Model confidence (mean pLDDT): 88 of 100.
The RNA shown here (c-di-GMP-I-GGC riboswitch aptamer) has 87 nucleotides and comes from a Candidatus Atribacteria bacterium.
It matches the Rfam family "c-di-GMP-I-GGC riboswitch aptamer". Its Rfam clan is "c-di-GMP_I riboswitch clan".
NCBI's taxonomy places the organism under Bacteria, Pseudomonadati, Atribacterota, Atribacteria.
RNA sequence: GUUGAAAAAGGCAAACUAUUCGAAAGAAUAGGACGCAAAGUUUUGGGCCUAAAGUCAAAAAAGACUAUGGCUGCCAGACUGCCACCU
Numbered sequence: 001g002u003u004g005a006a007a008a009a010g011g012c013a014a015a016c017u018a019u020u021c022g023a024a025a026g027a028a029u030a031g032g033a034c035g036c037a038a039a040g041u042u043u044u045g046g047g048c049c050u051a052a053a054g055u056c057a058a059a060a061a062a063g064a065c066u067a068u069g070g071c072u073g074c075c076a077g078a079c080u081g082c083c084a085c086c087u
Base pairs, nucleotide, nucleotide: 001086003084004083011036012035016031017030018029019028020027021026034073040079041078042077044076045075046074047071048070049069054065055064056063
């Protein structure tokens, strides 16, 4: 440095449930394990989700657009990292 997860030591924690925050998407804490060799960190690029405020429309109701809000367990990039074989 690549590759891998057989071994060894470990790590994280989906869905769901409870409480709280939030307009929502979603997040935090606790329980819980579907899985993960970076399911560690970071929104840097793409993608996806939401639409409070704003704009359009409108008699009303319904609706449309938009991220400054989110998703790192959507993909990729960047940084860091245990073990083992090989170089």